[in-house]
This is a predicted complex of two RNAs, RNase P RNA and transfer RNA, with 470 nucleotides together. The prediction has a mean pLDDT of 78. Rfam match: Bacterial RNase P class A. Gene Ontology terms of the family: tRNA processing, ribonuclease P activity and dimeric ribonuclease P complex. The family's RNA type in Rfam is ribozyme.
């Protein structure tokens, strides 16, 4: 530094739940009988988690009747492979990054497809610029030398103004200033030239790819943001067990306002009506293939009830073999086991004895005191992520 | 137990990538005999923690907190 496990054990005793037996009966029943629960008792079996939490993905179930193809629109994901029902999940690997090192972290496609944004500072912020600098060229000033009888002319050094000069080496602004080291070049500089490094591109070789390696060409032309809209590939129908099915009770199987329909053609029949076929609906469209083809939705108010079964406990189940494949996640195969089901909602409390801590005694084995035990509590069920956690034990 | 919104001074309330409006309410002053009222002047905030960005109230994640909907018949 990276992981795996546990997260108190044991008895006694009083409770909670739920199942199953056994006794008991309000009650029903023509019965001294039979049989019954939301009765009262006994006996036995089971009774919280690693996160049950948050509800943050993913799916499995059920409903919208029920499927299949395309696509607009919204969102999601995002470097390659693989695992998996599936995942924002989990493995291996690739590139980048940090640490001395085990070893950690990365929403890691795309900025010549286009569209925006870069606030302040700054000369200049995205078809780049010139503020101070250095340099060149005009003109002028001190000042030194040379020439000259003299006016004055020439070099030089300094310093001052101008230039629709030059230059991106320094300087300063910034979060970024149009590659980076050195050499050489030059008035000054500069990919200007040159090595080496970097970026671009091409081709060849390795690899399933992601990349990676070597070689050639190019003097740099291509700044940042896509957890900004966007592009590109891929994925996605809603809604949730208060989903959804039954049964019992009671009531006014009520009002009111809205919003959409009740449709067409052919046959039947006296006729009410019935068959048919077609439109029109059917959770965004359009097709397929189907279903329906007449009353539906949707807000208010107002009644009733506050019950009971189910759905819900065997399922991508757990555990084992140190089994086959696999580097691994997983994955077969075999054996073995059933592990909570409440619903104002159970799983607790006390005591002991062991364990764990600290204090004293004692040479010791041990005695005596005292003291701690977190986080949290299933709620149709499963795969993950993600926070919370006293302490402890391993492995590398 | 499920699905949803929302967090900006003491309080209501805007801004959604570049210095955070406004209103009431506090405080000071000024008016006034003293006060109301009015006018002036002024403190005080983006729940919390990582994270993309030069920068985050704003955009992404996790957390925390607060509201609000949702039983059955007919």
């Nucleotide at each position: 530094c990276a992981g795996g496990c546990c997260g108190g054990a044991u008895g006694g005793c009083c409770g909670c739940u739920u199942c199953g037996c056994c006794c008991u009966c309000a009650u029903g029943u023509u019965u001294u009988g039979c049989g019954u629960a939301u009765u009262g008792g006994g006996c036995g079996g089971g009774g919280a988690g690693g996160a049950a939490a948050g509800u943050c993905c993913g799916g499995g179930c059920u409903c919208c009747a029920a499927g299949g193809a395309a696509g607009c629109a919204c969102g999601g994901u995002g470097c390659c492979g693989g695992a998996u029902a599936a995942c924002c999940u989990c493995c291996g690997g690739c590139g980048g990054g940090g640490g001395c090192g085990a070893c950690c972290c990365c929403a890691g496609g795309g900025a010549c497809a286009g569209u925006g944004c870069c606030a302040c500072a700054g000369a200049a912020a995205g078809c780049a610029a010139a503020c101070c600098g250095c340099c060149c060229g005009c003109c002028g000033u001190c000042g030194c030398a040379g020439c000259u009888u003299a006016g004055g002319c020439u070099g030089c050094u300094a310093u001052g103004g101008c230039g629709a000069g030059g230059u991106a080496a320094g300087g300063g602004u910034g979060a970024a200033a149009g590659g980076g080291u050195g050499c050489g070049g030059u008035a000054a500089g500069a990919g200007c030239g040159c090595a080496c490094c970097g970026c671009g591109u091409c081709u060849c070789u390795g690899g399933u790819a992601a990349c990676a390696g070597a070689g050639g060409c190019g003097g740099c032309a291509c700044g940042g943001c896509a957890a900004a809209c966007c592009c590109c590939a891929c994925c996605g129908g809603g809604a949730g067990c208060a989903a959804g099915a039954c049964c019992g009770a009671a009531u006014a199987g009520g009002g009111g306002c809205g919003g959409u329909g009740c449709g067409a053609c052919g046959g039947g029949g006296a006729g009410a009506c019935c068959c048919g076929u077609c439109a029109g609906u059917c959770c965004c469209u359009u097709c397929c293939a189907g279903a329906u083809g007449a009353g539906c939705c949707g807000c208010c108010c107002g009644g009733g009830u506050u019950g009971g079964u189910u759905g819900c406990a065997c399922g991508a189940g757990g555990c084992g073999c140190u089994a086959g494949c696999g580097u691994a996640a997983g994955u077969u195969g075999c054996g073995c086991c059933c592990a909570a089901g409440a619903u104002g909602a159970a799983u607790g409390g006390c005591c002991a004895u062991c364990g764990c801590c600290c204090g004293c005694c004692g040479c010791g084995a041990g005695g005596c005191g005292g003291g701690a035990g977190a986080c949290a509590g299933a709620a149709c069920c499963c795969g993950g992520c993600u926070u919370a956690c006293a302490g402890g034990c391993u492995u590398g | 137990g499920g699905c949803c919104a929302c967090g900006u001074g003491g309080c209501g309330g805007a801004g959604u990538g570049g210095u955070g409006a406004c209103g009431c309410a506090g405080c000071g002053g000024a008016c006034u005999g003293c006060a109301a009222a009015u006018c002036c002047g002024u403190a005080u905030a983006c729940c919390c923690c990582g994270g993309u960005u030069c920068g985050a109230u704003u955009c992404c994640g996790g957390g925390c907190g607060u509201g609000g909907c949702c039983u059955c018949c007919a």